[in-house]
Context: one part of a larger RNA
RNA sequence: CUGGGCGUAAAGGGCGCGUAGGCGGAUUUCUCAGUCAGGCGUGAAAGCCCCGGGCUCAACCCGGGAACUGCGUUUGAUACUAGAAGUCUAGAGAUCUGGAGAGGGUGGUGGAAUUCCCAGUGUAGAGGUGAAAUUCGUAGAUAUUGGGAAGAACACCGGUGGCGAAGGCGGCCACCUGGCCAGACACUGACGCUAAGGCGCGAAAGCGUGGGGAGCAAACAGGAUUAGAUACCCUGGUAGUCCACGCCGUAAACGAUGGAUGCUAGUUGUCGGGCGGCUUGCCGUUCGGUGACGCAGCUAACGCAUUAAGCAUCCCGCCUGGGGAGUACGGUCGCAAGACUAAAACUC
Repeated sequence: CUGGGCGUAAAGGGCGCGUAGGCGGAUUUCUCAGUCAGGCGUGAAAGCCCCGGGCUCAACCCGGGAACUGCGUUUGAUACUAGAAGUCUAGAGAUCUGGAGAGGGUGGUGGAAUUCCCAGUGUAGAGGUGAAAUUCGUAGAUAUUGGGAAGAACACCGGUGGCGAAGGCGGCCACCUGGCCAGACACUGACGCUAAGGCGCGAAAGCGUGGGGAGCAAACAGGAUUAGAUACCCUGGUAGUCCACGCCGUAAACGAUGGAUGCUAGUUGUCGGGCGGCUUGCCGUUCGGUGACGCAGCUAACGCAUUAAGCAUCCCGCCUGGGGAGUACGGUCGCAAGACUAAAACUC
């Protein structure tokens, strides 16, 4: 390089935006670069291949042919690709009218619970466990009532539900703001798809500076358990968890399934919108989303099955036996932790 692959065997980049590049709707005319056909020139000789010949044969040598699949040039062809000009509306977008939603950001605000503080009632226990003990309590605990403070999270609704590109998002209100869906067509006229580099976003933990700190809780201490117990259980408890700003850039970042488009039986649930019918909360139908089952087809099987892992086209990423190793070295990034890129010896 060819070939074969990537749900679970090795293999889909964590996700998006987008540059180059690759690919790209219908139709008309022109050009003829790619493409196709013919001619001419060239493609040294030797060698390979075919035919014939010479050394007794062969190796070897000699002659002829073919081939040299290429390149240049020229004459044509114009279906396809390409280029130029024009037209179109099925892709894409714009406009208008509605709609649903934990989509994002900022500010405000609410109740329950928890802990702490103060006060009242009240008295000997409370707490905790398999059982205990450490622990708290006569300096009045636990329980209960009233008042106050603080931080964090939002019960019910809540869903097999919704939104978001992914990470993710859940009390309520206001403001700012992104995307999506439906209907209507008098708009633009291929403006598209993908996307190496690049840029941005990116759970948790962790890091820096400053705040905050109720509950929980790595580390740590004690009590148990045990042969031991650097654990599981219990009592405490600091980072952290929370906020602002700045880093980190990872994950079983999973649907372990890249994106886009077209085509391919059905049945049933649910969410959002439109239309129609009426009995106003149901039925029918249609568009979009999201589930369950299932035919064809696919699959090693499991299973997937109009939300494909089916049938096709385009683009990107990735794989190539196990270990060594996602390591060493080098480089880039980072405050660090480390991340990214990424071998070999050796060994089975």
The part of an RNA shown here (small-subunit ribosomal RNA, central domain) has 348 nucleotides and comes from an uncultured prokaryote. RNAcentral holds the full RNA, with entries from ENA. Model confidence (mean pLDDT): 89 of 100.